The prediction has a mean pLDDT of 80. Predicted 3D model of a 105-nucleotide RNA (c-di-GMP-I riboswitch aptamer) from a Desulfovibrionales bacterium. NCBI's taxonomy places the organism under Bacteria, Pseudomonadati, Thermodesulfobacteriota, Desulfovibrionia, Desulfovibrionales.
RNA sequence: GUCUGCCAAGGGCAAACCAUCUGAAAAGGUGGGACGCAAAGCCGAUGGCCUACGUUUCUCCUGUUGGAUCGUUGACGGGAGAAAUACGGUGGCAGGGCUACCGGA
Numbered sequence: 001g002u003c004u005g006c007c008a009a010g011g012g013c014a015a016a017c018c019a020u021c022u023g024a025a026a027a028g029g030u031g032g033g034a035c036g037c038a039a040a041g042c043c044g045a046u047g048g049c050c051u052a053c054g055u056u057u058c059u060c061c062u063g064u065u066g067g068a069u070c071g072u073u074g075a076c077g078g079g080a081g082a083a084a085u086a087c088g089g090u091g092g093c094a095g096g097g098c099u100a101c102c103g104g105a
Stems, first nucleotide, its partner, number of pairs: 002105004012037002017032006035092001041098003046094002048090003054085013
């Protein structure tokens, strides 16, 4: 340096769940807690997955107003719902990049 993790030693991390904080949400931070993990250490720019504040489109309801005149149409606004969308997330989903302890070959 490369490969490897059946075994040894010292250790490390921490899912669900609970409390609390941040966030529109997904989710994340901290403390508790351990299902698991040999990179479950770091990186969200690739694919997947999650969310949709905002934005766009459509539908319905509704207000103002113009034309029009009894049946509808245009403009602007408000509310509800649906769909699309990452600029938000996820590295404990996969690939990839970087780094690293111990044993063995």